[in-house]
């Protein structure tokens, strides 16, 4: 140094909600606010849901499963 793992500490992110926006819808962005979260940081790759104007169309990564990445270092 790595891999595993998750005590500790300093960090992060940001759930319904309300409130402006965009979008036919799912839902997305921006405030507002914390219900969580060791990857709730990223890819729509397989599966699930979910919305369609049913198209080789879209949403969902904080549903599950995978691939890439990352702070910090106790047992």
């Nucleotide at each position: 140094g790595c891999c595993a793992c998750g005590a500790a500490a300093g960090a992060g992110c940001a759930a319904a909600u309300c409130u402006g926006u965009c979008g036919c819808a799912a839902g997305g962005c921006a405030g507002u606010g914390a219900c969580g979260c060791a990857a709730a940081g990223c890819c729509a790759u397989g599966g699930g849901a979910c919305c369609c104007a049913u198209g080789c169309g879209g949403u969902u990564c904080g549903c599950c499963a995978g691939g890439c990445u990352a702070c910090c270092g106790a047992a």
A computed fold for a 75-nucleotide RNA from an Actinomycetes bacterium, annotated as c-di-GMP-I riboswitch aptamer. It was read from a public genome assembly, where an Rfam model found it. Its Rfam family is "c-di-GMP-I riboswitch aptamer". Gene Ontology term of the family: cyclic-di-GMP binding. Its mean pLDDT, the model's own confidence on a scale to 100, is 91.